[in-house]
Context: one part of a larger RNA
RNA sequence: GGCUAAUGGUGGAUGCCUUGACUGAAAGAGGCGAUGAAGGACGUACUAGACUGCGAUAAGCUUCGGGGAGCCGUCAAGAGGCAUUGAUCCGAAGAUUUCCGAAUGGGGCAACCCAAUAUGUAGAGAUAUAUAUUACUGUAUUUGCAGAGCGAACCUUGGGAAGUGAAACAUCUCAGUACCAAGAGGAAGAGAAAUCAAACGAGAUUCCCAAAGUAGUGGCGAGCGAAAUGGGAUUAGGGCGGUUAUAUUUAGCAUAGAUGUUAGUAGAACUACUUGGAAAGGUAGAGCAUAGAAGGUGAUACUCCUGUAUAUUAAAACAUUUAUGUGGAACUAAGAUAACGAAUGAGUAGGUCGGGACACGAGAAAUCUUGACUGAAUAUGGGGGGACCACCCUCCAACCCUAAAUACUACUUUCAGAUCGAUAGUGCACAAGUACCGUGAGGGAAAGGUGAAAAGUACCCCAGUGAGGGGAGUGAAAUAGAACCUGAAACCAUUAGCUU
Numbered sequence: 001g002g003c004u005a006a007u008g009g010u011g012g013a014u015g016c017c018u019u020g021a022c023u024g025a026a027a028g029a030g031g032c033g034a035u036g037a038a039g040g041a042c043g044u045a046c047u048a049g050a051c052u053g054c055g056a057u058a059a060g061c062u063u064c065g066g067g068g069a070g071c072c073g074u075c076a077a078g079a080g081g082c083a084u085u086g087a088u089c090c091g092a093a094g095a096u097u098u099c100c101g102a103a104u105g106g107g108g109c110a111a112c113c114c115a116a117u118a119u120g121u122a123g124a125g126a127u128a129u130a131u132a133u134u135a136c137u138g139u140a141u142u143u144g145c146a147g148a149g150c151g152a153a154c155c156u157u158g159g160g161a162a163g164u165g166a167a168a169c170a171u172c173u174c175a176g177u178a179c180c181a182a183g184a185g186g187a188a189g190a191g192a193a194a195u196c197a198a199a200c201g202a203g204a205u206u207c208c209c210a211a212a213g214u215a216g217u218g219g220c221g222a223g224c225g226a227a228a229u230g231g232g233a234u235u236a237g238g239g240c241g242g243u244u245a246u247a248u249u250u251a252g253c254a255u256a257g258a259u260g261u262u263a264g265u266a267g268a269a270c271u272a273c274u275u276g277g278a279a280a281g282g283u284a285g286a287g288c289a290u291a292g293a294a295g296g297u298g299a300u301a302c303u304c305c306u307g308u309a310u311a312u313u314a315a316a317a318c319a320u321u322u323a324u325g326u327g328g329a330a331c332u333a334a335g336a337u338a339a340c341g342a343a344u345g346a347g348u349a350g351g352u353c354g355g356g357a358c359a360c361g362a363g364a365a366a367u368c369u370u371g372a373c374u375g376a377a378u379a380u381g382g383g384g385g386g387a388c389c390a391c392c393c394u395c396c397a398a399c400c401c402u403a404a405a406u407a408c409u410a411c412u413u414u415c416a417g418a419u420c421g422a423u424a425g426u427g428c429a430c431a432a433g434u435a436c437c438g439u440g441a442g443g444g445a446a447a448g449g450u451g452a453a454a455a456g457u458a459c460c461c462c463a464g465u466g467a468g469g470g471g472a473g474u475g476a477a478a479u480a481g482a483a484c485c486u487g488a489a490a491c492c493a494u495u496a497g498c499u500u
Base pairs, nucleotide, nucleotide: 001499002498003497004496005495006494007493008492009491015485016449017448020420021419022417023416024415025414026413027412028411029409030408031150032149039100040099041098042055043054044053046078049075050074051073061094062093063092064091065090066089070082071081072080105114106113107112115134116133117132118131119130120129121128122127136147137146138145139144154185155183156182157181158180159179165172169219195202196201206233207232208231209230210229216224217223237401238400239399240345242340243339244338245337246336252326253325254324255323256322257321258320259319260318261317262316264312265311266310270285271284272283273282274281286303287302288292294306295305296304350374351373352372353371354370355369356368357367360386381396382395383394384393385392436443437442456484459471460470461469462468
């Protein structure tokens, strides 16, 4: 030096665990905002920091309900207090709510600076200070009312790519996608035939399944790609385009009731022995069950705790709904009946040129739309039936409204899982969009586990009165000692044997 074995160190794999995720389901809710939002800055405790809460009334104030013994949020102890004269806590309604932020008196490098007007207070006054008001736009006008900004996806509209595919590339494709802008709602949009059909007929729209990767379209390449029709989901039809008269109704408001939501309440039934540190395990004998879902408790508990099945509850607020009353004085909106009078959506349909949309790339190209130029008829009329013409069939444009079936989930509640278990699952199980990086847009981590309980090692010794360790003590265990469950391998030692 090598090999083997043992014992240690280092290291943090593996196993087990779960506070956190992921996916989905059923309900709810689908908005917040000048009564100042979303989001922040700065404060605020006996408090130095972080998180949470709150706002100079500042981990809180008031009222009304619930509840019934502990409490003063967490890391996180201590000090000092509160509480059966009912605290802490939970729910409802209020009060307060600095400064910035649409930010709105003016300005500004957000959280800062400086005003005017009115009315007070102090002062002799200059001034200081308190409260209120003072932006713009639209509309109305004597006062006022509305808007503005934010928000995950879904929706409509206006704009609108490229990488790519075509094995290159230009028409084409990707794709009317991504993205930008505007706007709205809980859905949006569409919608009651100038629709389809085919010689039979159907009867608004929307969504799903089939028709069908069919008919078509296409440098007939790559590709793109219907409809009729059938079967389902859900169903609903109305108004204006006109005057007068009459009697009414609805919206609104009030009261009462019902249901639900926002706190809650009651809620059955087990003991002994045994192993063990500990019983819920084992043995024996019982009980309850409209409750043997689940979680916790020193190992695995129907009967120990919280719960669960079931039953039940609201002073207050909200939502839905029903009934009754009120309401015509004034305002707003709407229908009914009767009379009279009629009316039937024009720079429209269509045409030409140029675009776009239709599955359809100009094509034989109908249909829809419209930038330019033109330009009818009036139900004895007009549109469509895929060039066009005739016949035939069918419908009535150029005005408006319309629930449901459909799309989505930032958010709330409950539930589920042949989803993950700390290099996984969200980027984040931890003071995570943090630390840190970047001028900035932006990028973006690592980091969980003592023990049943801190019982977290009094006291003694070595030592630099250091780190660390040895006794002692706690504990079932300390090779569970905080660098703490388990503790693999690489790697480093010590001891023993063999060998060179």
Large-subunit ribosomal RNA, domain I from an Arcobacteraceae bacterium, 500 nucleotides, folded computationally. RNAcentral holds the full RNA, with entries from ENA. Lineage of the source: Bacteria > Pseudomonadati > Campylobacterota > Campylobacterales > Arcobacteraceae. Rfam family: Bacterial large subunit ribosomal RNA.